Background: Large-subunit ribosomal RNA, domain V from a Patescibacteria group bacterium, 574 nucleotides, folded computationally. The organism belongs to Bacteria candidate phyla, within Bacteria.
[in-house]
Context: one part of a larger RNA
RNA sequence: CCUGCGGCUAGACGGAAAGACCCCGGAAGCUUUACUGUAGUUUGAUAUUGGAUUAUGGUUUUCAAUGCGUAGCGUAGUGGGGAGCCUUCGAAGCAUCACUCUCGGGUGGUGUGGAGGCGCCAAUGAAACACCCAUCUUUGGGAAUUAUAAUUCUAAUCCUAUUUACUUAGGUGACAGUGUUAAAUGGGCAGUUUAAGUGGGGCACUUUUCUCCUAAAGAGUAAUGGAGAAGUUCAAAGGUUGGCUAGCUUCGGAUGGAAAUCGAAGCGAUAGGGCAAAGCCAUAAGCCAGCUUUACUGCAAGACGGCUAUGUCGCGCAGUUGGGAAACCAGGACUUAGUGAACCGACUUGUUUUUAUAGAAAACAAGAAGAUCAUCAGCCAAAAGCUACUCCGGGGAUAACAGGCUAGUAGAGCCCGAGAGUCCUUAUCGACGGCUCUGUUCGGCACCUCGAUGUCGGCUCAACACAUCCUGGGGGUGGAGCAGCUCCCAAGGGUUCUGCUGUUCGCAGAUUAAAGUGUUACGUGAGCUGGGUUCAAACCGUCGUGAGACAGGUUGGUCCCUAUCUACCGCAGG
Numbered sequence: 001c002c003u004g005c006g007g008c009u010a011g012a013c014g015g016a017a018a019g020a021c022c023c024c025g026g027a028a029g030c031u032u033u034a035c036u037g038u039a040g041u042u043u044g045a046u047a048u049u050g051g052a053u054u055a056u057g058g059u060u061u062u063c064a065a066u067g068c069g070u071a072g073c074g075u076a077g078u079g080g081g082g083a084g085c086c087u088u089c090g091a092a093g094c095a096u097c098a099c100u101c102u103c104g105g106g107u108g109g110u111g112u113g114g115a116g117g118c119g120c121c122a123a124u125g126a127a128a129c130a131c132c133c134a135u136c137u138u139u140g141g142g143a144a145u146u147a148u149a150a151u152u153c154u155a156a157u158c159c160u161a162u163u164u165a166c167u168u169a170g171g172u173g174a175c176a177g178u179g180u181u182a183a184a185u186g187g188g189c190a191g192u193u194u195a196a197g198u199g200g201g202g203c204a205c206u207u208u209u210c211u212c213c214u215a216a217a218g219a220g221u222a223a224u225g226g227a228g229a230a231g232u233u234c235a236a237a238g239g240u241u242g243g244c245u246a247g248c249u250u251c252g253g254a255u256g257g258a259a260a261u262c263g264a265a266g267c268g269a270u271a272g273g274g275c276a277a278a279g280c281c282a283u284a285a286g287c288c289a290g291c292u293u294u295a296c297u298g299c300a301a302g303a304c305g306g307c308u309a310u311g312u313c314g315c316g317c318a319g320u321u322g323g324g325a326a327a328c329c330a331g332g333a334c335u336u337a338g339u340g341a342a343c344c345g346a347c348u349u350g351u352u353u354u355u356a357u358a359g360a361a362a363a364c365a366a367g368a369a370g371a372u373c374a375u376c377a378g379c380c381a382a383a384a385g386c387u388a389c390u391c392c393g394g395g396g397a398u399a400a401c402a403g404g405c406u407a408g409u410a411g412a413g414c415c416c417g418a419g420a421g422u423c424c425u426u427a428u429c430g431a432c433g434g435c436u437c438u439g440u441u442c443g444g445c446a447c448c449u450c451g452a453u454g455u456c457g458g459c460u461c462a463a464c465a466c467a468u469c470c471u472g473g474g475g476g477u478g479g480a481g482c483a484g485c486u487c488c489c490a491a492g493g494g495u496u497c498u499g500c501u502g503u504u505c506g507c508a509g510a511u512u513a514a515a516g517u518g519u520u521a522c523g524u525g526a527g528c529u530g531g532g533u534u535c536a537a538a539c540c541g542u543c544g545u546g547a548g549a550c551a552g553g554u555u556g557g558u559c560c561c562u563a564u565c566u567a568c569c570g571c572a573g574g
Stems, first nucleotide, its partner, number of pairs: 001574007010566003014561002022395006028387004034192005040185009050153016067136001077135005084118003093112008158171004195207003204224001208230006231376001232274001233333002238292007247267006272281002275338001277336003296319004302313003308377001321330003344370001347367004352363004402449001403447001404445003408442001410438006419429002456531001457529003461523001462520005469494003472489006496510005537555004541550003
C1' cells in the first nucleotide's frame, strides 16, 4: 500500500414524511348585535264557522223637534208655490205637568173656557211656523243593516266512556285544532362575505385630486422619500369703461403710546392677488368708481396631452346682448385643486314609436338632479370574526434556527491630550474628538435550504484561536520589602466541588496556583436526556358579546433508523 473482518458514528446539508411553524391561494369546522335566507315560535286576517241578548259606534230610513247680529210686534235656517188658512171633531185667555233654552221665550200633553186666532198692509238686503212641497244644521225616539266588546246557547269541531257496527251518554264549543295569508322574532339551521399596498405577516398608516423638492438645465420618472393643501367660495371676488399705486425705514408733528391719522426723505415690489405652494402680475392680473350680466345659444379651423377612456387650449362663423365716443373687449374668476364612468329608479319637455281605439300605459329622444360608489377606472341592491381540532395546493418569490453579506450597535487597539493624579499630560486614569481592527452581542438585508439544514440547557467526548486566568521570562512604576498596578513575550501543561433555578447566566457556600475569553451549525439528539420552549386535554388572571387570544402563569404530554461510502479505532492475510 491492497484485501477482508470486527467496531464507532463526525460527514455524505444521511434515510423516512411534496414542512405541521411562517406567508400566499383555496377549503372546512366554529362564533356573533357580519349579510341574505330559512325550520320553529308569537300575533293578526280569512276558510272550516252557526244562533241569541246587552252595551257602544258607523250607514240608511222614519217620526218629532231645532235655528235669536242690528232695525223690527218678535228666537226670520234655505229655495219654490201661494191669497187665503185653522177653528163647536172646540179659538183666544187661565191653571197645571213634561221637554228645551241665549232665562226672554219656544214646543207638546191634561183640565177649564165658549168664539175667535193668523196672513196679505208698515219696518227689513231677504216675508211669513197662514198653508203646502223640497232641503240643510243640531237634538231626541223607533226600525233595518254592519262593526267592536262582553255574556250565553248547541248543532259543526274536539275529548272521555261505551258499542261488532249504526250508535248512545257526558264534557267542551264556535274557542281550540287544521289550511291559506301578512307582520314580528328567529346562529336553531343554511349559503356566503370578511380589500390591497406592505423591506415576512400582523398592528399602525395609506389608497382620488393640486403645489414644490427629490428629478440628473426638453417631456416623463420610483420609494411606508421630504414638505404642504383640496372635496370649495364669489351676484361680485364676473364683464367693460375710466382712474389710482402698495409696503417698509428714518425724521417732524396735540391727546397718540412700538403700532391709528398728517407731512417729508430714502429703499424699490419686500405689499396685495378669497384659500396651499410654485410660476406670474406696475401696460398691472393689485386698489377705487360708473354702467351692467358674455357665469350666452348653435358651431368650430387647428393644436397639447394621452394605451384607452377622461382631460386641456382655441382662430374664426351665425344669432343675441353688455360696456365703450371709438378701435375694441366679453363664451366667468391671475393660472394650476374644489371631483365620479356605466346601470338604476324618480323629475321636466317632446310635431317621435308601439299597445286594434285612447284622455290610459310603455318605450324612445333632449335636459337636469340623486354616489365620503373616498378601496375615489366605481364587484352585488345587500356581508364581520375565530381556528392550538384543523385540512389541501404552493413558496426558500417570504418570516422564525443556523450559515452568508454588512458592521449602525457591541468588543478591542491606536492618535491627540482638556483634566484627575500635592507639583507633574502619558506610574495609573483620561473628557471632547479622530483613525483602524474583529466578526462574539443586539440589529439590518432576505442570498442557499420550506418534495424538512431538529430548536434552549445538561451529560459524554472534545479540537482549535490567543485579545493569557494560573504557572514561565521581561520593561515601567506614584516598585523600600511583602503584596500590587500596567505593558511586552509566551498556548507546554492546567483551569474545583456544592446549594437554588429547566436554565445559559446569576446569587450564595467552601476551596484553589488558577477557577480564562472565544470559535467549532450559539461544537456535539443516525451519541444520550427532554426539565424549558412549541400541537392536541385542563385551570387561573386579563382581553373579547362570542368562537377564542395572550414573548402571562400553571399541571400533563409517543425523541424512529439493522451503517452503503468517506473519516476514525483495532485484528488478520497478501